[in-house]
Context: one part of a larger RNA
Molecule: large-subunit ribosomal RNA, domain I
Organism: Pavlova gyrans
RNA sequence: AGCUUUGGGUGGAUACCUAGACAUUCAGAAGCGAUGAAGGGCGUGGUUACCGACGAAACACCUCGGGGAGCUGGAAACAAGCUUAGAUCCGGGGAUUCCCGAAUGAGGAAACUCUUUAUACUUCUUUUUUGAAUAUAUAGAUUAAGAAGAGCGAACCUGGUGAACUGAAACAUCUAAGUAACCAGAGGAAAAGAAAGCAAAAGCGAUUCUCUUAGUAGCGGCGAGCGAAACGGGAACAGUCUAAACUAAACUUUUGUUUAGGGUUGCGGGAGAGACUAUUAUAAAUUCUUCUAUUGUUAGAUGAAGCGCUUGGAAUCGCGCGCCAUAGAAAGUGAUAGCCUUGUAAUUGAAAACAAAAUAAAGAAUUUGUCUUUUUCCCAAGUAGGAGGGGAUAAGUGAAGCCCCCUUUGAAUCUACGAGGACCACCUCGUAAGACUAAAUAUUACUGAAUGAUCGAUAGUGAACCAGUACCGUGAGGGAAAGGUGAAAAGAACCCCGGAAGGGGAGUGAAAAGAACAUGAAACCGAAAGCUU
Numbered sequence: 001a002g003c004u005u006u007g008g009g010u011g012g013a014u015a016c017c018u019a020g021a022c023a024u025u026c027a028g029a030a031g032c033g034a035u036g037a038a039g040g041g042c043g044u045g046g047u048u049a050c051c052g053a054c055g056a057a058a059c060a061c062c063u064c065g066g067g068g069a070g071c072u073g074g075a076a077a078c079a080a081g082c083u084u085a086g087a088u089c090c091g092g093g094g095a096u097u098c099c100c101g102a103a104u105g106a107g108g109a110a111a112c113u114c115u116u117u118a119u120a121c122u123u124c125u126u127u128u129u130u131g132a133a134u135a136u137a138u139a140g141a142u143u144a145a146g147a148a149g150a151g152c153g154a155a156c157c158u159g160g161u162g163a164a165c166u167g168a169a170a171c172a173u174c175u176a177a178g179u180a181a182c183c184a185g186a187g188g189a190a191a192a193g194a195a196a197g198c199a200a201a202a203g204c205g206a207u208u209c210u211c212u213u214a215g216u217a218g219c220g221g222c223g224a225g226c227g228a229a230a231c232g233g234g235a236a237c238a239g240u241c242u243a244a245a246c247u248a249a250a251c252u253u254u255u256g257u258u259u260a261g262g263g264u265u266g267c268g269g270g271a272g273a274g275a276c277u278a279u280u281a282u283a284a285a286u287u288c289u290u291c292u293a294u295u296g297u298u299a300g301a302u303g304a305a306g307c308g309c310u311u312g313g314a315a316u317c318g319c320g321c322g323c324c325a326u327a328g329a330a331a332g333u334g335a336u337a338g339c340c341u342u343g344u345a346a347u348u349g350a351a352a353a354c355a356a357a358a359u360a361a362a363g364a365a366u367u368u369g370u371c372u373u374u375u376u377c378c379c380a381a382g383u384a385g386g387a388g389g390g391g392a393u394a395a396g397u398g399a400a401g402c403c404c405c406c407u408u409u410g411a412a413u414c415u416a417c418g419a420g421g422a423c424c425a426c427c428u429c430g431u432a433a434g435a436c437u438a439a440a441u442a443u444u445a446c447u448g449a450a451u452g453a454u455c456g457a458u459a460g461u462g463a464a465c466c467a468g469u470a471c472c473g474u475g476a477g478g479g480a481a482a483g484g485u486g487a488a489a490a491g492a493a494c495c496c497c498g499g500a501a502g503g504g505g506a507g508u509g510a511a512a513a514g515a516a517c518a519u520g521a522a523a524c525c526g527a528a529a530g531c532u533u
Base pairs, nucleotide, nucleotide: 001532002531003530004529005528006527008525009524016484017483020455021454022452023451024450025449026448027447028446029444030443031152032151039100040099041098042055043054044053046078047077050074051073052059061094062093063092064091065090066089070082071081072080105114106113107112115118121149122148123147124146125145126144129141130140156187157185158184159183160182161181167174171221197204198203208235209234210233211232218226219225239436240435241434242380246261247260248259249258250257251256266414268379269378270377271376272373273372274371275370276369283368284367285366286365287364288363289362290361294356295355296354297353298352300348301347302346306321307320308319309318322339323338324328330342331341332340385409386408387407388406389405390404391403416431417430418429419428420427471478472477491517494505495504496503497502
């Protein structure tokens, strides 16, 4: 020096565990904010650095319920207290709520400063004083009062703007994709929606979602790729109101304006005119409001049934003999518990606040006749349509319709107009140029309940632990590591060596498991013995 064996150190793998995650289901809720939010700063405790809680009324106040013996948060300790005259704790309602922040008296380098102590600004309504071109006036300005808005928020939704990487094995049309991103706006859903629709000789009857149709018909440097619709099966179902003609009233020089009635449709409808039936109506239907009762949510309550022996540190194990079960879900308890504890099944409960649909009552509102019509009037105009240029439709200009936008032109009123994929005829379907509309559908920052052939500390969230922390970066931003003594601190009195650290005794404990603490692999490092050189 090497090898082997033994026993250690170091190290923190492995198995075990879970305090935390992940995913899904069901239900709730789907907003908060000038009555000052979200988010923060600074304070508040007997001692108080941090977290949490709270706000100068500051580890808390008032009140109404629950609950019933301990309590003064995590978090020990000391001190001082509270509490059966019901504390701590749980729930409903209220009070307080510094400063910054939309931040709003002015300023500002947020949590500060200054003054005259102020809803800053915008919009609307009323109001004050005024007041152009322009004479009366009006527009505008201005005073005061009262309302509303502003900002934040995860996804879902609608609209506006709108890429590139990429794919095409290059790349330009194309694709990615109307995606990402940005902006605006709304709601608990949004959007859409009661046919100027689909269809095809038969018919259907608003919209939305879904299965299918179908990777079909098609589109496409006919490349890469893109990609329907109707019919049919389901979910859910709901329909309404204006404009105009005409009438009346008011105002108005006229045109006309306002209000009230009327009217709302496609076997065209309405007005007007005419005829009939009539007040049927103290009726029926629908909708809204109020009140009452009901149910649910926000604390809770009751809640069955086991002992002995043995082993052990400890019994829930084992043995023996029992019991309950509308409860043998689960968790905890010194090892594995239906009968020890908390619970579970079942039953039950609200002074107060909130929510829901339904019933009854009361009140209010709306609607509800028939027929004829030759003739007269109305039926949404810079609209439909055309041309040019685009967009969107699965569809790239194509034979390219339908729909939408820009420019420019520019009709008709039922013997009318639009559509049925250029166009024409016939036929069929519908009635644009006004508006509203629940459900079925989408999502989950948040709350509750539950589940898992989900993870188990290099996993699972980045984060099981004081984590979006420490740390890095001017900044946008990036972003960790780190769990386990024991049943119980019983956390090692006392003695010895030592400056201490540490160790040796003693003691605790079932075991030192001794706080660098459960298990304690390997690499790596000593030691001892044997063998080889």